[in-house]
The RNA shown here (Purine riboswitch aptamer) has 102 nucleotides. The coordinates come from a structure-prediction model, not an experiment, and the mean pLDDT is 77.

RNA sequence: AUAUAUGAUUAGGAUUGCUUUCAUAUAAGUUCGAAAAUAGGGUUCGGAUGUUUCUACGAAAUCACCGUAAAUGAUUUCUCUAUGAAGGUGAAUGUUUUGGUU
Numbered sequence: 001a002u003a004u005a006u007g008a009u010u011a012g013g014a015u016u017g018c019u020u021u022c023a024u025a026u027a028a029g030u031u032c033g034a035a036a037a038u039a040g041g042g043u044u045c046g047g048a049u050g051u052u053u054c055u056a057c058g059a060a061a062u063c064a065c066c067g068u069a070a071a072u073g074a075u076u077u078c079u080c081u082a083u084g085a086a087g088g089u090g091a092a093u094g095u096u097u098u099g100g101u102u
Stems, first nucleotide, its partner, number of pairs: 007102009017089009026056001029049007041066002050057001058078007
């Protein structure tokens, strides 16, 4: 002189969370277009609408229906997202990180 580690000190940065219940919105709904399958099938993609609203608009099971055609229906369960209210828990004289000094 340089590098690394540790302690002290000083300045700056980061960390403002997680979770439960309830309420509101949205019925995880409606609709349009394109393509696809066909009773061992009923799917996929895109658009619109619905919310003083961002996001999402799906999944699973059961039952029905369609006699081979182009079209699905019902029920149940899962409860995401936004906002508000009330609780629980953690936490800051903390933790972490960068630089200076010693």